[in-house]
Context: one part of a larger RNA
């Protein structure tokens, strides 16, 4: 001087109350332990490992296992010697491929008297240095990353006190989300943090009006901004404005500041991102990458087939789908936003009960397409059952990607029609356009295990104005162990 306390004040936090809705019981997806295996590559391990690394495991990816090859190597930079022999192409055997063996063709660059003749620049052969390793050590490290935590802390310089570790300042009264700001003071000033600057979203001006709009004029159409137009609104996108406790009343140390108001699209940080201080976990990661040691060099490096990561008594974590009636099923009408397209995205058209196929207008896109958003409304049917709930699983036949769907892809139609009738101790998330719910898009991608992730929107609640208690947590304190 921290740290800790089943010690004290003070304060907070979806920490508990209050709610509303799940998890845990079932089916299935998916990680992960264990088992098991020739191999089931490796790593993550209480919060803060377990739909993590993986934003895509049929081959590939791959690091794992068997089997068949190669050894200056599938890459790099150098020496050394060979010589046109060879790269390239074309073909031949042997194989599963990868290699291995073999034929045959024969390039730069100079000189040429076109006959050739020289060179050794690429590459080849053979040889040496060396390349390689996703081996090992995250407790040798860099770097990036979690976490406590976006908590409100951490600290410096001069002073000043103390032998001296160190104290002050940072403490005390208020107050704030905030070491936020105000008073008092041996302290006075400073810095990393908070707060701002930045991005979005909410209001409104102005400039611009295509590809986006159409209100008024005019045309046309069965109808449709289709047209001439127009620059009003939308809206789109560049600039500006607005919120500052500014104004009014109380309350408070004439103080910061809190309460109520008024005007206002917004009010006391308006919403939301992005931004994570000194430090903790020898916290993660040598399998991104870099990198010191140490290992390996006809092997722990490289290529190739085929298998494996998909294996299943089982026990756990994340989830989707469900038990119906505020629901299912069929008809019929609506209303989004953000994104994506060129080896791409396809419309309208026709064939199929569909998946899907033929076709190819348009579209490097405010054009065109992907693209019907769903829930929601109208009308109808089911009558409380394992049912017209609920789909697992299984058999049959397709379609589609792609050398190639047996191990081990997806979708579709018939058929099947399993548990399940609301879940035990126990546990999680949310405070408002939030929670529940209802769809739509993207990334990675030939195709897909996406019920994951990452964004958008559409409808939309309930409770709380408390701090006793559980859990972290800041400050001040006491010295009991």
């Nucleotide at each position: 001087u921290g740290a800790c306390g089943g010690g004290g004040g003070c304060u907070c936090a979806c920490a508990c109350a209050a709610g509303c809705g799940g998890u845990g019981g079932a089916g299935c997806a998916u990680g992960u332990g264990g088992u098991u295996c020739a191999a089931u590559u490796c790593g993550a391990a209480g919060c803060a490992a377990c739909g993590c690394g993986c934003a895509g495991a049929a081959c590939c990816u791959u690091a794992c296992c068997u089997g068949g090859g190669c050894u200056u190597g599938a890459c790099a930079u150098g020496c050394u010697a060979g010589g046109a022999u060879u790269a390239u192409c074309u073909c031949c055997g042997u194989g599963a491929a990868a290699g291995c063996g073999g034929a045959g063709u024969a390039g730069g660059c100079c000189c040429u008297u076109c006959g050739g003749g020289g060179u050794a620049c690429a590459a080849c052969u053979a040889g040496u240095a060396c390349a390689g390793g996703u081996g090992c050590u995250g407790c040798a490290u860099g770097g990036c990353u979690g976490u406590c935590g976006u908590c409100a802390g951490c600290u410096c310089g001069u002073g000043u006190c103390g032998u001296g570790a160190g104290a002050u300042g940072u403490c005390g009264g208020g107050u704030u989300a905030a070491g936020u700001c105000c008073c008092u003071u041996a302290a006075c000033g400073a810095g990393c943090g908070a707060a701002a600057c930045c991005u979005u979203u909410g209001c409104c001006c102005u400039u611009a009006g295509u590809u986006a709009c159409c209100a008024g004029c005019g045309g046309g159409u069965u109808a449709u901004g289709c047209c001439g137009g127009g620059g009003a609104c939308u809206c789109u996108a560049a600039g500006g404005g607005g919120a500052c406790u500014g104004c009014c009343g109380g309350u408070g140390u004439c103080a910061a500041a809190c309460c109520g108001g008024a005007g206002g699209a917004a009010g006391g940080u308006g919403g939301a991102g992005a931004u994570g201080a000194c430090g903790u976990c020898a916290a993660g990661u040598c399998c991104u990458c870099a990198u010191g040691g140490c290992c390996u060099u006809u092997a722990u490096g490289c290529c190739c087939a085929g298998g494996g990561c998909u294996a299943c008594a089982c026990a756990c974590g994340u989830g989707c789908u469900a038990c119906a009636a505020u629901g299912g099923c069929g008809u019929c009408c609506a209303c989004a936003a953000a994104g994506c397209g060129a080896a791409c995205c396809g419309a309208g058209a026709g064939c199929g009960c569909a998946a899907g196929c033929u076709g190819g207008a348009g579209g490097a896109a405010a054009u065109c397409g992907c693209a019907c958003a769903a829930a929601u409304g109208a009308c109808g049917c089911c009558c409380c059952a394992g049912u017209u709930c609920a789909g697992a699983u299984c058999g049959u036949g397709g379609g589609c990607u792609g050398c190639a769907a047996c191990u081990c892809g997806c979708c579709c139609a018939c058929g099947u029609g399993a548990a399940g009738u609301u879940g035990g101790a126990a546990u999680c998330g949310c405070u408002a356009g939030u929670a529940a719910u209802c769809g739509c898009g993207g990334a990675u991608c030939a195709g897909c295990u996406a019920c994951g992730c990452c964004g958008c929107g559409g409808u939309g609640a309930a409770u709380g104005u408390g701090u006793u208690c559980c859990u972290g947590a800041c400050c001040c304190u006491c010295a009991c162990a």
Overview:
Predicted 3D model of a 481-nucleotide part of an RNA (small-subunit ribosomal RNA, 3' major domain) from an uncultured bacterium. Model confidence (mean pLDDT): 82 of 100.